Context: one part of a larger RNA
């Protein structure tokens, strides 16, 4: 000079677009942050409409029925492995790059080929008991029942094991619509969607190995026994001392091993002409983490922030017999600090979950508050106007500056304020009507086309009117470096100082003042980087 995730002191109009606990990975009230699906099932706790009964006071009461809309709670399914958080650990194939071969993948998507025929339970339920007048987390015999839960049976183009003989192993249905035929009047059948079952591509994920790079200490020089390597197992999706039996003695290192000390890692960022130093907020990618440590369960996928178990330390409840808990998700709070914000709104948009859909849920996200914490923009008036007013300062007392500055006249109204109009962000998805395709079908699905429905932000941007200069300037600094000077007052005092260094009676260096220089809604310290 340049930055900064800053702070502090003075100061502060208005707007866009950004960003905001660097310290205590302290500790945590309270609310929300992962559900959804009734087209998988038995179902009826609620609510609501019908339908049936009593009472009656005639439209209001209570019973009553899954009928229908919907549904608590349960069974099941998919989803809680993503999104979000903080960077403790970690000098490591953890990252980055550039390869590699022994793997695996739900949902998506091409492709083949199939869905027969049966069982048995066990939640909700329902009693009994703990149980005694109540109250806590968890309960427990007994009896009932569905299903896309569950296990067989049949069948195997691919598929697995075994080595030519074989031998194994699947599945589930659901809703809509119908003209013939059959019916026990439930539906059989048939058609379309959705799912289901093997097997093999694709994609997108992941899981594993390798060259090379990746911080400081030699006041750490010796490390190593599963240690190094074979063999044969056992283990995993999968190579492999990953693990185990046996053999061998090997493996690492001054091209720093091992020890010790800091540290997440990149794309980037900041300075620098560069080359290199710095650092790794915010945004993205990959990693490890989830109160500490330690396990595996289930699943495609985790050894799982908001599952599960043990063990600690800590909080909390308790009838004392026993239980709960986990903000490094989103606000907030206590605590540390020089120091970081709302217990806001929408799911309109964009994106995940689930679902045929309609819809649901979403502190992801967009949005809005608060911080002059940055960057950018604009305003705090314009023009005129010398009796060069008054008042300050200063003077050689003549005068100089403050000064076109004020005042005065003419004007203008940006933005602040009122009023009023007002885009874009919205496509879809639904519904309603018309046509194409499927099909036996003019149904019911699906594709196009019209029309209609949906907006947190939001009193939105913007664009009109309206009144009046009206409501907006302040910081340092003036001794040289370094742009800007004189007077008081002070007298090595008080005080200044980034460096040289000022101040002991005329201080441009101290403190005011006039004046002047720079910047300018900011202006200076201070800290850290180049």
């Nucleotide at each position: 000079g340049a930055u900064u995730g800053a702070a502090c002191g003075c100061u502060g109009g208005c707007g866009g677009c950004a960003u905001g606990c660097c310290u205590a990975a302290c500790a945590c009230a309270u609310g929300c942050a992962a559900g959804u699906c009734g087209a998988a099932c038995g179902g009826u706790a609620a609510c609501a409409g019908c339908g049936g009964g009593a009472g009656c006071u005639u439209g209001c009461u209570c019973c009553u029925g899954g009928c229908u809309g919907a549904c608590g709670a349960g069974u099941g399914g998919c989803g809680g492995a993503c999104g979000g958080g903080g960077g403790a650990g970690u000098a490591a194939c953890g990252c980055g790059u550039a390869g590699g071969a022994a793997u695996c993948u739900g949902c998506c998507u091409g492709a083949u080929a199939g869905a027969u025929g049966g069982g048995g339970a066990c939640a909700a339920c329902u009693c009994a008991c703990u149980a005694a007048u109540c109250c806590g987390a968890c309960g427990c015999a007994u009896g009932c029942u569905a299903a896309u839960a569950c296990c067989g049976c049949a069948u195997a183009c691919g598929c697995c094991c075994u080595a030519u003989g074989g031998g194994g192993g699947a599945a589930a249905g659901c809703a809509g619509g119908g003209g013939a035929u059959c019916u026990u009047c439930g539906g059989a059948c048939c058609u379309u969607g959705c799912g289901c079952u093997a097997u093999u591509g694709g994609a997108g994920a992941a899981g594993c190995c390798u060259g090379c790079g990746u911080c400081g200490g030699a006041u750490u020089a010796g490390c190593u026994a599963g240690u190094u390597g074979g063999u044969g197992g056992g283990g995993u999706a999968a190579a492999g001392g990953c693990c185990c039996a046996c053999c061998a003695a090997g493996g690492c290192g001054a091209c720093g091993a091992u020890c010790c000390g800091u540290a997440g890692c990149u794309g980037g960022u900041c300075u620098g002409a560069g080359a290199g130093g710095a650092u790794g907020a915010u945004c993205a990618g990959c990693c490890a983490c989830a109160c500490u440590g330690g396990g595996a369960c289930u699943g495609a996928g985790a050894c799982a922030c908001g599952g599960c178990c043990c063990a600690g330390a800590c909080u909390c409840c308790u009838a004392c017999g026993g239980g709960a808990g986990g903000c490094a998700g989103c606000a907030g709070u206590g605590g540390g600090g020089a120091a970081u914000a709302u217990u806001g709104g929408a799911c309109a948009a964009u994106g995940g979950g689930g679902g045929c859909a309609a819809c649901c849920c979403u502190g992801a996200u967009c949005c809005a508050g608060c911080c002059a914490u940055g960057c950018c923009g604009c305003g705090u008036g314009u023009g005129u106007g010398a009796a060069g007013a008054a008042g300050g300062c200063c003077u050689u007392a003549g005068g100089g500056u403050u000064g076109u500055a004020a005042a005065g006249c003419a004007c203008u109204u940006u933005c602040a304020g009122u009023a009023g109009g007002g885009a874009g962000g919205a496509a879809a998805a639904g519904u309603u009507a018309g046509u194409c395709g499927u099909u036996a079908a003019u149904a019911a699905c699906g594709g196009c086309u019209a029309a209609c429905c949906c907006u947190a932000c939001g009193u939105u941007a913007c664009c009109u009117a309206c009144a009046g200069a009206a409501g907006a300037a302040g910081c340092a600094c003036c001794g040289g470096c370094a742009a800007a000077c004189u007077c008081c007052g002070u007298g090595c005092c008080a005080g200044c100082a980034g460096c040289c260094g000022c101040g002991g009676u005329a201080a441009u260096a101290c403190g005011g003042a006039g004046g002047g220089u720079g910047c300018g809604a900011g202006c200076g310290u201070u800290a850290a980087u180049c």
A computed fold for a 530-nucleotide part of an RNA from an uncultured prokaryote, annotated as small-subunit ribosomal RNA, 5' domain.
Rfam family: Bacterial small subunit ribosomal RNA. Gene Ontology terms of the family: structural constituent of ribosome and ribosome.
Its mean pLDDT, the model's own confidence on a scale to 100, is 85.
RNAcentral holds the full RNA, with entries from ENA.